[in-house]
RNA sequence: GGCCGCUUAGCUCAGUUGGUAGAGCGCUACGUUCACAUCGUAGAGGUAGGUGGUUCGAAACCACCAGCGGCUA
Numbered sequence: 001g002g003c004c005g006c007u008u009a010g011c012u013c014a015g016u017u018g019g020u021a022g023a024g025c026g027c028u029a030c031g032u033u034c035a036c037a038u039c040g041u042a043g044a045g046g047u048a049g050g051u052g053g054u055u056c057g058a059a060a061c062c063a064c065c066a067g068c069g070g071c072u073a
Stems, first nucleotide, its partner, number of pairs: 001072007010025004019056001027043005049065005
């Protein structure tokens, strides 16, 4: 340099026909306990890497850029 993959909550990841985003762990509160842990209930937390485009509507489709990983000369 060329090609391919990935980028979504604090972490690990789902979301595969485009219709106003979820799980587990973690965190907070409450219940349970003498207390802690476990367990149960509720809750907070994301303008989906960035910019632009297509569309009535984009995490998803297209272009460019950035970061990470791999293959190859």